[in-house]
Context: one part of a larger RNA
RNA sequence: CGUUAGAGUAUUGAGAGGAUUCUUCUGCUGUACGAGAGGACCCGGAAGGACGUACCACUAGUGUACCAGUUCUUGUUCCAGCAGGAAACGCUGGGUAGCCAAGUACGGAGUGGAUAACUGCUGAAAGCAUCUAAGUAGGAAGCCCACCUCAAGAUGAGUACUCUCAUUAAGGUCUCGGUAAGACAAACCGUUAUAUAGGUAUCAAGUCGAAGAUUAGUAAUAAUUGCAGCUGAGGUAUACUAAUAGACCGU
Numbered sequence: 001c002g003u004u005a006g007a008g009u010a011u012u013g014a015g016a017g018g019a020u021u022c023u024u025c026u027g028c029u030g031u032a033c034g035a036g037a038g039g040a041c042c043c044g045g046a047a048g049g050a051c052g053u054a055c056c057a058c059u060a061g062u063g064u065a066c067c068a069g070u071u072c073u074u075g076u077u078c079c080a081g082c083a084g085g086a087a088a089c090g091c092u093g094g095g096u097a098g099c100c101a102a103g104u105a106c107g108g109a110g111u112g113g114a115u116a117a118c119u120g121c122u123g124a125a126a127g128c129a130u131c132u133a134a135g136u137a138g139g140a141a142g143c144c145c146a147c148c149u150c151a152a153g154a155u156g157a158g159u160a161c162u163c164u165c166a167u168u169a170a171g172g173u174c175u176c177g178g179u180a181a182g183a184c185a186a187a188c189c190g191u192u193a194u195a196u197a198g199g200u201a202u203c204a205a206g207u208c209g210a211a212g213a214u215u216a217g218u219a220a221u222a223a224u225u226g227c228a229g230c231u232g233a234g235g236u237a238u239a240c241u242a243a244u245a246g247a248c249c250g251u
Stems, first nucleotide, its partner, number of pairs: 001153001005164007015150004021049007033038001051107005059101001061099002066094005071086006110145001112144002118138004171249004176190004196242003199238005205231003212225005
């Protein structure tokens, strides 16, 4: 921009894409078959591989400043304690949320339809024969449907319900607070009649025992105070702060 008034919500599905996989063991069964050696069809049960989708309770990884330790150096205030730098974490040990795989869950279901090669039944042309000429039955991981996803720009632009009008309405956009959404757009949520984000409180979780003081020891150091102190993203609660003020589009 179109879809022929404009909107909101819910939909149909033309069409498109994906998937539709492989192996082993086992019952039938050491059966049918076969002199024996060997060794099934059909149907059923179980396990696994690869692949795919989703997720983070578990097992792990990461987690650039969450915690602790530690070396050199600089500063503050001498000690102690802190803070800065050390190749965009100095090094080391851990690690919440998030993201993830090696982790977890699930998936590939059909006694459907039409067929290919092929196998048939009946059967003439051609007194026989012949699956074919009339008629008719089967038959594949393939085709169509079924399963999952997208889908009315399907210009063939569909359908249903509801709303709406002149200080423009219904509705929408910008702005504003944001997000399990995101390159940017977009999408989604909220905007005081409020838990949207931050803060605060508390809990979970992480780290691992803070500083100061006391005690023991000549001291390094250790113990006690004290599962302490500190803490990014998590849960819950709480209006303390900010979602103000508005502007615009729209038949």